[in-house]
Context: one part of a larger RNA
Molecule: large-subunit ribosomal RNA, half A
Organism: Spirochaetales bacterium
RNA sequence: GGUCCAUGGUGGAUGCCUAGGAGCUGUUGGACGAAGAAGGACGUGGUAAGCUGCGAAAAGCUACGGGGAGGAGCAAACAUCCGAAGAUCCGUAGAUGUCCGAAUGGGGUAACCCGGCCGUGGUGAUGCGCGGCCACCGCAGCGUAAAUACAUAGCGAUGCGGAGAGAGACCCGGGGAAUUGAACCAUCUGAGUACCCGGAGGAAAAGAAACCAACCGAGAUUCCCAAAGUAGCGGCGAGCGAAAUGGGAGGAGCCUAAACUGAUUUGGUGUAAUACGCAUACACGGUUGCCGAGUCAGGGUUGUAGGGAUAUAUCAGAGAGCAUGUAUGGGCUUUCGCAUAGUGAAAAAAGCGAGGGAUAGCGGAAGGCUACUGGGAAGGGCCACCGAAGAGGGUGAAAGUCCCGUACGCGAAAUCUUGAGCACUAUGUGGGUAUGUCACCUGAGUAAGGCGGGACACGAGAAAUCCUGCUUGAAUCCGGGAGGACCACCUUCCAAGGCUAAAUACUGAACAGCUACCGAUAGUGCACGAGUACCGUGAGGGAAAGGUGAAAAGCACCCCGGUGAGGGGAGUGAAAGAGAACCUGAAACCGUGGACCUACAAGCGGUCGGAGCCAUUUACGAAUGGUGACGGCGUGCCUUUUGUAGAAUGAGCCUGCGAGUUACGUUAUGGAGCAAGGUUAAGGGAGAGAAAUCCUGGAGCCGAAGGGAAACCGAGUCUGAACAGGGCGACAAGUUUCAUGAUGUAGACCCGAAGCCGGGUGAUCUAUCUAUGGCCAGGCUGAAGCUCGGGUAAAACCGAGUGGAGGGCCGAACCCUCGUCCGUUGAAAAGGGCAGGGAUGAGCUGUGGAUAGGAGUGAAAGGCUAAACAAACCCGGCGAUAGCUGGUACUCUCCGAAAUGGCUUUAGGGUCAGCCUCGGACGAGUGUGAGGGAGGUAGAGCACUGGAUGGGCUAGGGCCCUUCGCGGGGUACCAAACUCAACCAAACUCCGAAUGCCGUCACAUGAUGUACGGGAGUGAGACUACGGGCGAUAAGGUUCGUGGUCGAAAGGGAAACAGCCCAGACCGCCGGCUAAGGUCCCAAAUGAGCGCUUAGUGGAAAAGGAAGUAUGAGUGCGGAGACAGCCAGGAGGUUGGCUUAGAAGCAGCCAUACCUUAAAAGAGUGCGUAACAGCUCACUGGUCGAGUACUGAUGCGCCGACAAUGUAACGGGGCUAAGCGCGCAACCGAAGCCGCGGAUUCGAAAGAGUGGUAGGAGAGCAUUCCGGCACCUGACGAAGUUGUUCCGAGAGGGAUGAUGGAGGGGACGGAAGAGAGCAUGCAGGCAUGAGUAACGAAAAGACCGGUGAGAGUCCGGUCCGCCGAAAGCCUAAGGUUUCCUGGGUAAAGGAGGUCUUCCCAGGGUAAGUCGGCCCCUAAGGCGAGGCCGAAAGGCGUAGCUGAUGGGAAACGGGUUCAUAUUCCCGUACCUCUUCUGAAGUUUGAUGGGGAUGACGCGUGAGGUAAAGCCCGGCCAGGCGAUGGUAGUCCUGGUCUAAACGGUAAGCUGAUGAGGACGGCAGGCAAAUCCGCCGUCUGAGGUGAGCCGUGAAAGCGAGCUGAUCUACGGAGAAGCGAAGCGGGUGGCAUCAAGGCGCCAAGAAAGAGUCUCUAGGAGUAUUCGGAAGAGACCGUACCGCAAACCGACACAGGCAGGCGAGUAGAGAAUACGUAGGCGCAC
Repeated sequence: GGUCCAUGGUGGAUGCCUAGGAGCUGUUGGACGAAGAAGGACGUGGUAAGCUGCGAAAAGCUACGGGGAGGAGCAAACAUCCGAAGAUCCGUAGAUGUCCGAAUGGGGUAACCCGGCCGUGGUGAUGCGCGGCCACCGCAGCGUAAAUACAUAGCGAUGCGGAGAGAGACCCGGGGAAUUGAACCAUCUGAGUACCCGGAGGAAAAGAAACCAACCGAGAUUCCCAAAGUAGCGGCGAGCGAAAUGGGAGGAGCCUAAACUGAUUUGGUGUAAUACGCAUACACGGUUGCCGAGUCAGGGUUGUAGGGAUAUAUCAGAGAGCAUGUAUGGGCUUUCGCAUAGUGAAAAAAGCGAGGGAUAGCGGAAGGCUACUGGGAAGGGCCACCGAAGAGGGUGAAAGUCCCGUACGCGAAAUCUUGAGCACUAUGUGGGUAUGUCACCUGAGUAAGGCGGGACACGAGAAAUCCUGCUUGAAUCCGGGAGGACCACCUUCCAAGGCUAAAUACUGAACAGCUACCGAUAGUGCACGAGUACCGUGAGGGAAAGGUGAAAAGCACCCCGGUGAGGGGAGUGAAAGAGAACCUGAAACCGUGGACCUACAAGCGGUCGGAGCCAUUUACGAAUGGUGACGGCGUGCCUUUUGUAGAAUGAGCCUGCGAGUUACGUUAUGGAGCAAGGUUAAGGGAGAGAAAUCCUGGAGCCGAAGGGAAACCGAGUCUGAACAGGGCGACAAGUUUCAUGAUGUAGACCCGAAGCCGGGUGAUCUAUCUAUGGCCAGGCUGAAGCUCGGGUAAAACCGAGUGGAGGGCCGAACCCUCGUCCGUUGAAAAGGGCAGGGAUGAGCUGUGGAUAGGAGUGAAAGGCUAAACAAACCCGGCGAUAGCUGGUACUCUCCGAAAUGGCUUUAGGGUCAGCCUCGGACGAGUGUGAGGGAGGUAGAGCACUGGAUGGGCUAGGGCCCUUCGCGGGGUACCAAACUCAACCAAACUCCGAAUGCCGUCACAUGAUGUACGGGAGUGAGACUACGGGCGAUAAGGUUCGUGGUCGAAAGGGAAACAGCCCAGACCGCCGGCUAAGGUCCCAAAUGAGCGCUUAGUGGAAAAGGAAGUAUGAGUGCGGAGACAGCCAGGAGGUUGGCUUAGAAGCAGCCAUACCUUAAAAGAGUGCGUAACAGCUCACUGGUCGAGUACUGAUGCGCCGACAAUGUAACGGGGCUAAGCGCGCAACCGAAGCCGCGGAUUCGAAAGAGUGGUAGGAGAGCAUUCCGGCACCUGACGAAGUUGUUCCGAGAGGGAUGAUGGAGGGGACGGAAGAGAGCAUGCAGGCAUGAGUAACGAAAAGACCGGUGAGAGUCCGGUCCGCCGAAAGCCUAAGGUUUCCUGGGUAAAGGAGGUCUUCCCAGGGUAAGUCGGCCCCUAAGGCGAGGCCGAAAGGCGUAGCUGAUGGGAAACGGGUUCAUAUUCCCGUACCUCUUCUGAAGUUUGAUGGGGAUGACGCGUGAGGUAAAGCCCGGCCAGGCGAUGGUAGUCCUGGUCUAAACGGUAAGCUGAUGAGGACGGCAGGCAAAUCCGCCGUCUGAGGUGAGCCGUGAAAGCGAGCUGAUCUACGGAGAAGCGAAGCGGGUGGCAUCAAGGCGCCAAGAAAGAGUCUCUAGGAGUAUUCGGAAGAGACCGUACCGCAAACCGACACAGGCAGGCGAGUAGAGAAUACGUAGGCGCAC
């Protein structure tokens, strides 16, 4: 270290539970708000942080009602109280109700600031407190009232109303996308959807026909079912999609405009009468008339028209009253009666009200025992009872009879609701009817037309109908609209005014319930202090987290430990292994103990065999369990692929979660019902009912008849001349429902884009702009101008000086970043080191503001717009789409593919066909043989078509020669045709197989076949053999054809090795036979024979090479003596000729078939010489004595033969056979075959089958919930967890031990959130890396002492080191208690910690003068009226607001643990109020005048001299651990503002300060002011600083020293010297000054001064006194450990001070004060 066992830790799965959710049903309600809402802020308790309640009357107050014993919320404890005089609690009605919010007195950064008026408290008065009122808009009348006379606008008060909110719902309207679909896309679709906006209600909208219909009729609207996926619309694509009508729910109808009449107002006109005043008659009256317009009232309201006016006819309850008089008629008003309707619809009236209901409640039957178990009884046992109650919950476990309840019954002072009836109100009560006449009325910029759009299912279409932006523009009942262009007839209706319940939609809320809904990773995001923590500038995003026990009985006491943490005892309890990190307590992961194994042995770690050891049991034989030496075989899983151990993908591990669902259609199959029929839908009824169920409802649908374009006909019909043919039909039963398969529409199996569109949120980053402020050490250069000199006629020009310009120069702060190094899991999500650029400018910077998403901004890089921009971010459309990738979960059985063809904007996708499966039907198919048939491949051939070589022959041509020309000749030139020989061809064939293919017959086989119907998958293929193409007769290449295998196939062989060889695995067997291939060992099995090979060939390779070897063949030579060796010869002409210096066989050229001698001997094969010579060869003889030489062929060998870690080219050893060839005999060898046993499918049986991916079909297991079920089981112990064991082919199922402590379940049915190992899945837990990297500036620590359980780190001390234009001090922003003291040490702190910026508790911030508030205005913002705009809203006047700017006033010292210009001491000042005194004038403006306020940049000179520093004087102290140190050593030497007085540089000013006088047309009136003009006069004004007082105070080195102490020191109270002179001295100040320059340098209705108008009258000024001065901030950090950067982060952050020495300097170096040594 491994395996196993036991036992722990960690962790929080599983089981059980539920307080919370989800869905649905019903009822109620659908509120609220200027009487201040919704929603908040802040408060409120004895102690109080959160939640809840409440509001300064503050976990509450009052009244009424309920209720009846405890109570002071969640929520304990302590303290203190309340309650039978009725508390707490519940209900109803009231009171109170801070501040914000529509927010409304004004303002504003919500919860804050500032007012006015009236009243009131208080003060001498102001300040201060309390109460009420004071916004805007609309409407109404009233009042008032401009230009402008009446009037109107405007203004004012009064009255009424509005505003805002909501539930993420429903409704109506105004605007209105895109993704997407169309496999592209543009019309179209998505969709009038999302979204924005306006408005309303409990519902909204619609609504009483200018509607439909079809020659029949119907009778407002709305909603449901059907009609119907029909008619239609439609790139006639994708898709969109009615209506009539039928069945139901519900049911309700009305009012006006006009004609006409009356009254009245008004304009016009006009008469004096035959007019008018109801008619008639008489009387009487008065401009009474007529015409037009308006108001009110009556009248009137429709279409087979109606109304009005008028005429005639007819029909009648009562009473009273009215008019200019009388009479008659007629009219009008009113009462009673009658009728109708209403009183929250329409016109009016909101009355009473029995009764019912809601908001608190009350009563409510019946059980005991037990000596059973147990901690506990409700369980068991025994005996009872109730039931209009056996719903449910609780009680120590499982309860009808214990508790709460349940059935049933009862109840309200108050508020609300409903409501019979009563009462009231309104209308009618006199007109109706009929007939006739008149032609008065019946909704006008309308209907309709044109153009452009939109809506209608209907996309411009033949396009009716509806709406209207522009334009034109009727009719008037003898009229008009509609009936899908249009016309006619006919039918139907009456527009251009209005109102109207119910049936319908939704559900934030309340109440009552229900569920084959969830049960803590589920169910809401939230079971819990959740829209919380946390993230983000913001819009917005958004968690985790339940359980002790019956009861806290929550562990008294003891021990260890730091008075820790934690633990051990004891005790409680049924249980503590229920101890609060608490039920059960799985796994990963981490331990402890034990058994066996393991240190010569290599690998998916298993499996098969197996020795030994250990344990248990034992019948003593052994068995079982653990371990496993050694041996055989053996490269994970998933996905994707032709193919993966693959070094191709995915997974660290474990646990939990995690993907084909649902609705409505269609289709097939199966089940069931009925059947020429089947079936209801919506709805209605019954039922306790909203639901189960039953009854009803026949509208409608499907079927029963088809054919045809249709008319139409019909078992036929269409075509057609046809009584012909043919097509489609008839001669097969459907339909409803359930289940299953598939499909369509929906997100449709799950996860995944980049993107598109809408509405919002962002300029705290950054870009640009804007208003107002601030900053830039020091040094250098020396423009213009000017002056002087020279020079010129004058200029120009030159020189010197002065001067101080510049997107000038050098260089810090500051800003930036060219380079390089470091850093790169950083110190840092952009930095550090060094070096670098700009640094008076187009500079940098603070604060406030403006501009934004197809938009901004951009000295322009597509840069920047909050760490990411070729279109930000957030939310929504949205589950966009994804022909793409990944993933997709239990078992068994049967069958089982494809990677091909056609088409495809198609090629990795589809559709059809092919191939698979299932079903029923039919009855075919295949092989072999025989025989018949078509064909043009292989081969072959050259007859055709072409190609092609040589020869012959020979036209034609070329060339050469000849020729005056005609011509002729030659030709190893080209070459047709012909011919001879030999050839080639996929697109040649005179020929031509094998195989294949199609019929026929026979035999064999036995369902293998076909069509139809349901369901697929496949349409990437790979290698191998053969036949081809392409390629290079390359490729593990590519592409076809025909097979095979793999794919989807295991087994044996080929060492290993998808595709090769053998062979197709249902399961078991320690049986047998074989295949390929093998038989020396690894390693099962072998012998013999004949040859070959010598190369380890075997056991890699070519051209080429070779007397390798074996075999056979051929040709020479050979006893007439070959071949080889040896001996001998190898000669002469001649040195052949030429050439050459020479060339003699042998440089070269010519000749070489020259001759001679010979047995033979080349005018020479080679070596050699300068050339000769010489040596050889050929050739010849001898010797020897039998074969020899060559050629080509075959078998096996040899050379050719060089690569990278290591032999490494037999699998190894090794082999001379164990190699190669040939045959012979035997054996081994597989999951093949046989045998035995078993399972299963098909089959009557016999028998046969059973590898399998995609895929089809079938049968099952398990999980959760439901039903009958009031059953069975459980404290004598459920589920879960964890062992053991048994059963089943498997998914799985039982039994039992331990744990656990309350539920569980069989069989049979039903319903699903129904099975995980993989999705770079999601959540949690735990590993690995690893005790590894790192511990954040290399400014640095060391020692002693203290405290403490513990000290490198805390405290004290002594040394050392670092910063010092900072690493010190002040302050703005920001933060928000971090400040101080005491205590603490779990966590935080990069380690430790006694410490802290951590935790707990207590304490701490004091202002008239500082800042804010306040007054004023800038940019900007808002904006009464106003203008503009579909809406939302935009702009903007007056005005308001808004600091980064303008505006009154304080200094010094002291003091605290922590504050101080704030407290204290001392000394001042400002504003206001009142009183008082004086002056004696005048004073005096919110909207009058004037002045001032009031401003740039650069630059030079000067004055003053604060702080500081330097020098000196003086004062005090010291005199040296070690040489010197009485001097040139050490320390200190100060004091404000204001006021008064004085002084004062300078500046301004004689080009006139200031003053006086006079005048004036200006300053919108006035003015004494301003301005202007004139005259006179003549020096002031301003001013830092200094001196004195303030100040006999205070401070001050030092001395002294109570007390404390860490022994270093700290230190209260007290005493207290000198306290001078000089120098230097910036950017301070004089100064808003001078000069120069061009870019010409805020505003104010503030403040200040002054002037008058109107007015006022002592309001005014001066002095003194008294008083007032509110509110907010104030701690602490603030270049940082407290801010912005996720951190105690090497980064970033505006302004002020910033000693000294050296130095130009704020550079640099060293260093004062002061602060630090960077938290291992």